[in-house]
Molecule: c-di-GMP-I riboswitch aptamer
This record gives sequence, C1' cells and structure tokens, in this order.
RNA sequence: CUGCGAAAAAGGCAAACCCGGCGAAAGCCGGGGACGCAAAGCUACAGACCUAAGGAGUCCUCGGACUCUAUCGGUGGCUGAGUUACCGAA
Repeated sequence: CUGCGAAAAAGGCAAACCCGGCGAAAGCCGGGGACGCAAAGCUACAGACCUAAGGAGUCCUCGGACUCUAUCGGUGGCUGAGUUACCGAA
C1' cells in the first nucleotide's frame, strides 16, 4: 500500500416511535430516542422500490372517481458502480 474486520481501543452514525417545521404525497430537516451499522460518509450513474402535484387517458350526476406517467419528486439504512476516510489483532 492492497485486502480483511477482533467479545480490541478511541471516536462516529442513528431504525421504529414522540415533538416541531417543510411537502400534494413519498419523504425530508431540527430536537429527543436507539433497532441496528466498518463506510448506515458522499454521488440517484445502472437496476430495484416508493410517491403522482403537474401532464395524458377513460368515466362522469360536472362535484369528482379511476388508470398510466419521474426527461422534473424521493429512498445511498435495497443492490451494483464511482469516490473519500478513522483504527489495526488474526
């Protein structure tokens, strides 16, 4: 240096849930809280999944209902890929 990841040490992140805020929603942000995590740091590039405001279509009692849709919304705590990084037993 590359790989690897310990009943090691130091430190880190924070699921569900609760409170406040943003958003049409999915979800996100802040505080509390810990299920877990060796990249649970970062990037939506590929796949996957979630949502459907807007748009398109069908129906309509004209109020609306349903279906499709992310090139514009999301999930990096779904996987791959890219990229950066702490520690050091076997």